[in-house]
């Protein structure tokens, strides 16, 4: 210095006012931006994660049938859970500098799951003290 195994830890941000019976949801003005990659720094380039939909396999609470003196046994179905494989999944252009930038600088834009709510949600509440792409460290080994 790259690699293997195990363990530990970290791992999502954002509001005020106005109107109104009622809105952090409408109107006005703000604010926020997971992870890896990319000849140069990314919410809007490429990929991933999570949410959502489905398939295969495994496992199980439970249900049905049969057997049985008891404990139970066999077969079928099977929510949920786990592994794995797919599907779906929003948004940017122009100019400048430069060897190189849809990533920097300037300008003007755009996007943001699902459920809930006395009024319509990127910002409130909830699943979530969850999960996770991945980051870091330690130990042992090995080259």
């Nucleotide at each position: 210095u790259a690699c293997g195994u195990g363990c530990u830890c970290c791992g999502g941000g954002g509001u005020c006012g106005g109107u109104g019976u009622a809105a952090u949801u409408c109107c006005g003005a703000a604010c926020c931006g997971g992870c890896g990659g990319u000849g140069a720094u990314a919410g809007u380039c490429c990929g991933c994660g999570a949410c959502c939909c489905g398939g295969u396999g495994g496992u199980u609470a439970c249900u049905g049938c049969g057997c049985a003196u008891c404990c139970g046994c066999g077969c079928a179905g099977g929510a949920g859970c786990c592994c794995u494989c797919g599907g779906u999944u929003g948004a940017g252009c122009c100019g400048g500098u430069g060897a190189a930038a849809u990533u920097c600088c300037g300008g003007c834009a755009c996007c943001g799951a699902c459920a809930g709510u006395u009024a319509a949600a990127g910002u409130c509440u909830g699943g979530a003290u969850g999960g996770g792409a991945g980051a870091a460290g330690c130990a042992c080994g090995a080259a």

A computed fold for a 143-nucleotide RNA from Arthrobacter frigidicola, annotated as FMN riboswitch aptamer (RFN element). Taxonomically the source falls in Arthrobacter (Bacteria, Bacillati, Actinomycetes, Micrococcaceae). The model forms 100% of the base pairs in the Rfam consensus.